The part of an RNA shown here (large-subunit ribosomal RNA, domain V) has 585 nucleotides and comes from a Candidatus Vogelbacteria bacterium. Lineage of the source: Bacteria > Bacteria candidate phyla > Candidatus Vogeliibacteriota. It was read from a public genome assembly. Its mean pLDDT, the model's own confidence on a scale to 100, is 81.

[in-house]
Context: one part of a larger RNA
C1' cells in the first nucleotide's frame, strides 16, 4: 500500500414479490325494511265443466190487487174513447171469515137474499172504477231464464286395488271401489316474495372518513376600470303587495334627537317652545343610493297593457340586463307630460313529457278520425348534487381480487418551530433588614431539534414497525470521580455557577412493554443522538391478516386506538464497498 485465503454483515435506500396497509378507478363475494325484475307461494275471473232440488235475490210475462192535499156524498195515479153499462151465468140488503188502512173506508171469498145498482146534473186545475183500451207507483201468486248458497248425483276430470299386454316403475284395456264438476292444468289479474338475479351506492375535502358544502343576493378579501382563488372573513334569499294597494298618476307634507314648559302623565303617549341638522324612514339581508325626495298623507285609477323594436351592456355556449321610438286602445293629470308593476340588486331551474286553454293549419294506410300531429299560451321539478345521467337504486368485506399512485396517509428522513426543551434580559416581590446566597410574578429576546404537531419534498414495480438480547460509535446542556468563583461558607455536610467528555455510569420484583411502581446496593445508578442506533445479527411477548369468544354498536352483512385465546421472521450459498485474522509482494 497491492495480491490471495479464511471469516463478520454496518452499507450497497442489497435479493426476492408491478405494496396486502392507505387513496383512486374496477371487479367480485355477502346483507338488507335500497331499486328493478323473476322463481316459488297464494287471491279472484274465465276455459276445461255436466245434471237435479231447496233458499235468498234482482230481470221479464201473465194474473188480482193498489193509490186519501183542499174543495168536493168520498180514499178522484194518468191519458184516451165514451152515454149508457153491469145483473136470474143472481142486483141492493144481510150475516161470518180473510187482506188493506190515512180509522173513515176500499176489496176477496161464501152463506142467505130475490131485483135493482151506477153514470150525464151541482162542485173541483183535471169527471167518473158506469163501461173499454194503454199504462205509472207499491204489493201479492203462478212460470221462465239469470245469479249465489247449500245440498244430491254421475257421465268429464282424478285415483286405489286386482287382472291383461309384459318381462317393467311409464302407458293402454277390462273389472270394480273411492272422490267429483271440486281438484288438477292453461291463461288473465290483486298480494306475499334477497328464495335467486342485474345493478345503485355523487363530487368537493391541506390524505381518506366523520362534519361542513354544493343554486341566487351584498359587502371584505380584490392590489382606485371589469375580472380574480382558499373548508378565508361577515350577512341574506327560495318571497311580498290589489278588502284603505306596498302598482299608476296628480296634488300636498317631512323625519329623528336633545333642553325647557305643561293636569292626570311616569324614561316613553298628546300639547307648546328652542337647538341640532338625514343621524330618520326604504316590505325583508348588505351595499349603493334617495329632500326635486325613490321617505309620508290623501283624490282619482288599473300601463301589475296588446303588437313591436333602432341601440347598447355583458358573454365560451345556452341564459341574463337596459332601452328611446312606432301602432293600436286606456288611467291621472288644467297642461305640459307620466304610466310596459314596485329604489336598485336575491325571491330560481334547460330539454323531453304528459295534461289544459287557443287556432282550425296538415293527416298517403288496416282497425281506430269524438284520433294523431303542428302553431301560440301559461300550468306541472327543494330535476336543492339547483347546466337538471334513469320512470326507478342503500350497505358491508379482516374471505377478499385486478389497474393504478409516493398525483394521497401510517414508520423514517426533509423543511418548519405553534407545543416542547434550554439559556438570557428587565426586576414587582420573597428571603429578619436586604431585588438578583437561593429564588422570582408581569412582560421580553434567543437557541436547540429529544416530545405531540403541521407540511405533504425522495420512497406505494415495498426504505419490514414497539419492545428485549448482543455489539456498540458519538454529542454536553456533567450522575460521578477532577480543578474553580459566590455562599444567608465557621468545620463537615450542601446549594449555585465556571471549566472539564479521560474513565466509569446496578441487580431483582411486576408488566409484551419503553416509560412507571416496589425492595436491595452504589462514587453515581446523567440527558441525549446514531433509520425513537442495531430482523440479509438473533427473538417475537406486544402491534397488524385469515379460526373464534365477551362486552357494545348495527334490522343485517358486519364494526370497535375495547378485551381475551391461537397465529409459517425467506437466501446451510455475500458478487462490491467496508471491518477482522492469516499468507506472499
Nucleotide at each position: 500500500c497491492c495480491u490471495g485465503c479464511a471469516g463478520u454483515u454496518a452499507g450497497a435506500c442489497g435479493a426476492a414479490a408491478a405494496g396486502a396497509c392507505c387513496c383512486c378507478a374496477g371487479a367480485a363475494g355477502c346483507u338488507u325494511u335500497a331499486c328493478u325484475a323473476c322463481a316459488a307461494c297464494u287471491u279472484g275471473g274465465u276455459a276445461u265443466u255436466g245434471a237435479g232440488u231447496a233458499u235468498a235475490c234482482g230481470u221479464u210475462u201473465g194474473a188480482a190487487c193498489u193509490g186519501c192535499g183542499u174543495a168536493g156524498c168520498a180514499u178522484a195515479g194518468g191519458u184516451g174513447g165514451g152515454a149508457g153499462g153491469a145483473u136470474u151465468u143472481g142486483a141492493a140488503g144481510u150475516g161470518a171469515u180473510g187482506a188493506u188502512c190515512u180509522u173513515g173506508g176500499u176489496u176477496a171469498u161464501c152463506a142467505u137474499g130475490g131485483a135493482u145498482c151506477c153514470g150525464a146534473c151541482a162542485g173541483u186545475g183535471a169527471a167518473a172504477u158506469a163501461c173499454c183500451a194503454c199504462u205509472c207507483u207499491g204489493c201479492u201468486c203462478a212460470g221462465a231464464g239469470g245469479u249465489a248458497u247449500a245440498u244430491u248425483c254421475u257421465a268429464a276430470c282424478u285415483u286405489g286395488u286386482a287382472g291383461c299386454g309384459a318381462a317393467a316403475a311409464a302407458c293402454g284395456c277390462u273389472a270394480u271401489g273411492a272422490a267429483g264438476a271440486c281438484a288438477g292444468u292453461a291463461u288473465c289479474u290483486g298480494g306475499u316474495g334477497g328464495g335467486u338475479a342485474g345493478u345503485u351506492u355523487u363530487a368537493u375535502u391541506g390524505g381518506g372518513g366523520c362534519g361542513a358544502u354544493a343554486u341566487c343576493c351584498u359587502c371584505c378579501u380584490a392590489a382606485a376600470a371589469a375580472g380574480u382563488a382558499a373548508c378565508g372573513g361577515a350577512g341574506g334569499a327560495g318571497u311580498u303587495u290589489a278588502u284603505u294597494a306596498a302598482g299608476g298618476u296628480c296634488a300636498g307634507c317631512u323625519a329623528g334627537g336633545c333642553g325647557c314648559g305643561a293636569a292626570u302623565g311616569g324614561a316613553a303617549a298628546c300639547c307648546g317652545u328652542g337647538c341640532c341638522g338625514a343621524u330618520a324612514g326604504u316590505g325583508c339581508a348588505a351595499u349603493g343610493g334617495c329632500a326635486u325626495a325613490a321617505g309620508c298623507u290623501g283624490g282619482c285609477u288599473u300601463g301589475a297593457c296588446u303588437g313591436c323594436a333602432a341601440g347598447a351592456c355583458g358573454u365560451g355556449c345556452g341564459u341574463g340586463u337596459c332601452g328611446a321610438g312606432c301602432a293600436g286602445g286606456u288611467a291621472c293629470g288644467a297642461a305640459a307630460g307620466u304610466a310596459g308593476a314596485a329604489c336598485a340588486u336575491a325571491g330560481u331551474g334547460a330539454a323531453c313529457c304528459g295534461a289544459c286553454g287557443g287556432u282550425c293549419c296538415g293527416u298517403a294506410u288496416u282497425a281506430g278520425a269524438c284520433g294523431c300531429g303542428g302553431c301560440c299560451g301559461g300550468a306541472g321539478a327543494u330535476u336543492a348534487a339547483c347546466g337538471g345521467a334513469u320512470a326507478a337504486a342503500a350497505g358491508c368485506u379482516a374471505c377478499u381480487c385486478u389497474g393504478g399512485g409516493g398525483a394521497u396517509a401510517a414508520c423514517a428522513g426533509g423543511c418548519u418551530a405553534g407545543u416542547u426543551g434550554u439559556g438570557c434580559c428587565c426586576a414587582a416581590g420573597c428571603g429578619u433588614c436586604c431585588a438578583u446566597a437561593g429564588c422570582g410574578a408581569c412582560g421580553g429576546c434567543a437557541c436547540a431539534g429529544u416530545u405531540c404537531g403541521g407540511c405533504a419534498c425522495c420512497u406505494c414495480g415495498a426504505u419490514g414497525u414497539c419492545g428485549g438480547c448482543u455489539c456498540a460509535u458519538c454529542u454536553u446542556a456533567u450522575c460521578c470521580u477532577g480543578g474553580g468563583g459566590g455562599u444567608g461558607g465557621a468545620g463537615a455536610a450542601g446549594c449555585u455557577c465556571c471549566c472539564a467528555a479521560g474513565g466509569g455510569u446496578a441487580u431483582g420484583g411486576c408488566u409484551g412493554u419503553u416509560c412507571g411502581c416496589c425492595a436491595u446496593u452504589u462514587a453515581a445508578a446523567a440527558a441525549g443522538a446514531u433509520a425513537c442506533g442495531c430482523g440479509a445479527g438473533c427473538u417475537g411477548g406486544g402491534u397488524u391478516c385469515a379460526a373464534a369468544c365477551c362486552g357494545u354498536c348495527g334490522u343485517g352483512a358486519g364494526a370497535c386506538a375495547g378485551g381475551u385465546u391461537g397465529g409459517u421472521c425467506u437466501c446451510c450459498u455475500a458478487u462490491c464497498u467496508a471491518c477482522u485474522g492469516c499468507a506472499g509482494g